[in-house]
Molecule: glmS glucosamine-6-phosphate activated ribozyme aptamer
Organism: Fictibacillus aquaticus
Formats: sequence, C1' cells, structure tokens
RNA sequence: UUUAUUUACCAAGCGCCUGAACUGCUUAUCGGACGAAAACAAGCAGUUGACGAGGAUAGAGGUUAUCGAACUUUCGGCGGAUGCCUCUCGGGAUUGAUCAGCCCGCAAGCUGCAGCUUAAACCAGGCAAGGUGACUUCCUGUACAAAGGCAGCAGCACCGAUCAAA
Repeated sequence: UUUAUUUACCAAGCGCCUGAACUGCUUAUCGGACGAAAACAAGCAGUUGACGAGGAUAGAGGUUAUCGAACUUUCGGCGGAUGCCUCUCGGGAUUGAUCAGCCCGCAAGCUGCAGCUUAAACCAGGCAAGGUGACUUCCUGUACAAAGGCAGCAGCACCGAUCAAA
C1' cells in the first nucleotide's frame, strides 16, 4: 500500500474547518548590565466555531430549507438535510365515472378564537471531573419563546364541465 474478515462507531439544527480569534511549545528578533518578564514573527501541536422547539421517507428536477431564544466569532466558509416549489404517480372530500379546482403522501378545504403540546443555551452555584493552557464535560438551582401539530368551537367554501344509468 492492497485485499479479505471481525469488532466498534455511524449525526439531520446535524457534521466539518484551508479563513478568523484564542492557547501551548520551540526558534529568531526585541528587551534588559546579565538573567527574567512583556512585545513581535515563523514553525509545530491544539481550542472555539448554532441554544433549543418542530420536522420523513412515492419518482424526477429546482431551491442561500421552518421557528423563536441569546447577543464578544451564533463571524466567515464547506458538506449534508426530514422544508418549500414545479411536473409525474397514487389518494381524500360528497356522487357511478372522467376532467378541472382545493387538499394529502397513512394523510387529506380555508380562516379565526381559546386550550394542550416539560424549551434549552444563557445566568447563579459546585473551590465537581479532565487539560500546562485556550477550553471541554457533568451535577444542582432558576426562569423565559415562536412556529408547527393535536383535538374543540365559530364562520366561509365543498362550486363547475362532460358521459353513463335511473
């Protein structure tokens, strides 16, 4: 390096890091009477880099993919993705069937009202655990959302075209 086998891991607001910021070590410069500190550059090795809520599989294509919380980088970027749009396919509501419109992809008209659906980070404490350090992890306490969904009530809409049968 290649192949085979076995084991472990295998995420979906999720993963990653060539920028950036920060840390450690080494070396050079600078500093200083000497040494040390501080400063600065390079190399090497690292750290940070989205807080939860909600969301699923019919096929193809497209798309900077919902919602709020916090506010020093949640900056900048890459990849992925359950969203949305278009077409096709298959269905729902009322009817024997078809078309068009509306809606749905195990669910099925739109709008409004009130209810339910445990927010988490943050913050405070723990002289908690790990690390030289940047920092990471854990425990305790304490709050505070919006969207979506569910069932309920109210209003509006469920029209139209064609064929067949009676």